[in-house]
RNA sequence: UGAGUAAGUUGGGCAGUUGCGCAGAAAGAUUUUCUGUGAGGAAAGUCCGAGCAUCAUACAGCAGGGUAACGGCUAACAGCCGCCGAGGGUGACCUUAGGGAAAGUGCAUAGAGAAUAACCGCCGUUAAUAACGGUAAGGGUGGAAAGGUGAGGUAAGAGCUCACCGGCGUUGCAGAGAUGUAACGGCCGAGCAAACCCUACCCGAUGCAACAUCGACAGGAGUUGUCAGCUGGGCAGAUACUCCAACGGAUGGCUUCAGGUAUAUGGCAACAUAUAUCGUAGAUAGAUAAUUGCCUUAAACGACAGAACUCGGCUUACAGAUUUACUCAUUUA
RNA sequence: GGGCCAAUAGCUCAGUUGGUUAGAGCAUCCGGCUCAUAACCGGACGGUCCGGGGUUCGAGUCCCUGUUGGCCCA
Numbered sequence: 001u002g003a004g005u006a007a008g009u010u011g012g013g014c015a016g017u018u019g020c021g022c023a024g025a026a027a028g029a030u031u032u033u034c035u036g037u038g039a040g041g042a043a044a045g046u047c048c049g050a051g052c053a054u055c056a057u058a059c060a061g062c063a064g065g066g067u068a069a070c071g072g073c074u075a076a077c078a079g080c081c082g083c084c085g086a087g088g089g090u091g092a093c094c095u096u097a098g099g100g101a102a103a104g105u106g107c108a109u110a111g112a113g114a115a116u117a118a119c120c121g122c123c124g125u126u127a128a129u130a131a132c133g134g135u136a137a138g139g140g141u142g143g144a145a146a147g148g149u150g151a152g153g154u155a156a157g158a159g160c161u162c163a164c165c166g167g168c169g170u171u172g173c174a175g176a177g178a179u180g181u182a183a184c185g186g187c188c189g190a191g192c193a194a195a196c197c198c199u200a201c202c203c204g205a206u207g208c209a210a211c212a213u214c215g216a217c218a219g220g221a222g223u224u225g226u227c228a229g230c231u232g233g234g235c236a237g238a239u240a241c242u243c244c245a246a247c248g249g250a251u252g253g254c255u256u257c258a259g260g261u262a263u264a265u266g267g268c269a270a271c272a273u274a275u276a277u278c279g280u281a282g283a284u285a286g287a288u289a290a291u292u293g294c295c296u297u298a299a300a301c302g303a304c305a306g307a308a309c310u311c312g313g314c315u316u317a318c319a320g321a322u323u324u325a326c327u328c329a330u331u332u333a
Numbered sequence: 334g335g336g337c338c339a340a341u342a343g344c345u346c347a348g349u350u351g352g353u354u355a356g357a358g359c360a361u362c363c364g365g366c367u368c369a370u371a372a373c374c375g376g377a378c379g380g381u382c383c384g385g386g387g388u389u390c391g392a393g394u395c396c397c398u399g400u401u402g403g404c405c406c407a
């Protein structure tokens, strides 16, 4: 200098004018004035996991669903960190739904045969254009053919025997474990479970449009009601309970928290603990907008995009700018 | 806000438990029949099975992720 890999950060700032939501204060009498405050890294998709609420303080079984190497983190998780195996890359590094096919069932076409292999071929025998027996070396079919290559051996062949390689098992050693490694044993059993299924572990259902409280006038109806997909087994009930009246009704739920930032300690890390500090929307037809000037800047009109109970993740979208660490190639010193 | 479905030819729909070259009706085109048109008869054309990725020997079908459309809940 060029080509890359990984992890991030940012998504302009300040001030004025007009307008809007919320909170507080004041005037005032239903409207004004003043002050403060007002979207994101994904607020999105709703794909996972929780809090919270109701159903009986939701208990047992069945059905159904989910997850899947190992060790840890966490409120929890299908998330994250570390690590192992497998695959890819020259490398930095990346990907990985990664239990069980020796419990059972199933798997098109081709092929003799897809798991008690004899179609052709090879070898042997006999009553010889055939039959019987042996044989998995060779041919053919297929995505896959009974461990692979070579040598010995044999009637022909074969882990039948041997050497090397691959797999499996046992034992020793290392490790917290998955696993790795050495020796030994011819032990050599195809693939698919994101097919049914088996094993281990987990899951009750419904979601804030949940749910709780209150309700004008005039009142009215019912007597058992209710219990998730099913069953068991239960729960509540006399001045009591349910429904109508009764509605995009009102109030609460509603925003301070498994909260953020910084430092220290422990840990490889995720993360945990301690101290200090910060306070940051809460609408209910739904506000957060428009515009002007200055500054920073390469440029700033510029990307993706708009909270609706709240958090932890994942996934997806994203103009431009920018940081750190590392790899490979070439050149120069 | 929350929950649940669907996408296959120009249109409307099938596709059974993953298996050989994905079918049917209407439409379009060609031929026949008719004096001519329609109807009718025969034939042809037309599909990246919504996009991308994965599992598998093999995916319209199974899994993950996105896009578009639709339904329900006060």
Stems, first nucleotide, its partner, number of pairs: 001329010012295007020038008040304001044315002047313005052207004059232004064203005070082004084098001085096004099198002104196002106192002119139002121135006147165006166188002168185007211252004215247001219244005224236003257279001259278008334406007343359004352390001361377005383399005
This is a predicted complex of two RNAs, RNase P RNA and transfer RNA, with 407 nucleotides together. Rfam match: Bacterial RNase P class A. Rfam classes the family as a ribozyme.